A computed fold for a 92-nucleotide RNA from Achromobacter sp., annotated as TPP riboswitch aptamer (THI element).
RNAcentral holds the sequence, with entries from Ribocentre.
The source organism's lineage runs through Bacteria, Betaproteobacteria, Burkholderiales, Alcaligenaceae and Achromobacter.
The coordinates come from a structure-prediction model, not an experiment, and the mean pLDDT is 75.
RNA sequence: GCGCUUGCUCCGGGGUGCACGCCAGUGCUGAGAUCCAGACCCGCGAACUUGACCCGGUUCAUGCCGGCGUAAGAAGAGCAUUGACCUCGACG
Numbered sequence: 001g002c003g004c005u006u007g008c009u010c011c012g013g014g015g016u017g018c019a020c021g022c023c024a025g026u027g028c029u030g031a032g033a034u035c036c037a038g039a040c041c042c043g044c045g046a047a048c049u050u051g052a053c054c055c056g057g058u059u060c061a062u063g064c065c066g067g068c069g070u071a072a073g074a075a076g077a078g079c080a081u082u083g084a085c086c087u088c089g090a091c092g
Stems, first nucleotide, its partner, number of pairs: 001085001006080005011043004017028004048073003054067004
């Protein structure tokens, strides 16, 4: 000097499905399934959206699992920091 890792601060982005008829309650997956949420996730491969009333599997059912998928779109600055590398210099 360059990029990477992690942290902090501020700023910003996002989702909320399925089953039991509904409310309530319980159950399923999940970080989160909406109200002490003041939570949780995400800021570029990975949140989330679109394609998509998609394809395969599973389930009582589902955006449940896999594929598509480093697809397309999607929200960042500052400071600090770990390690490695490159360049220059000094000393031995």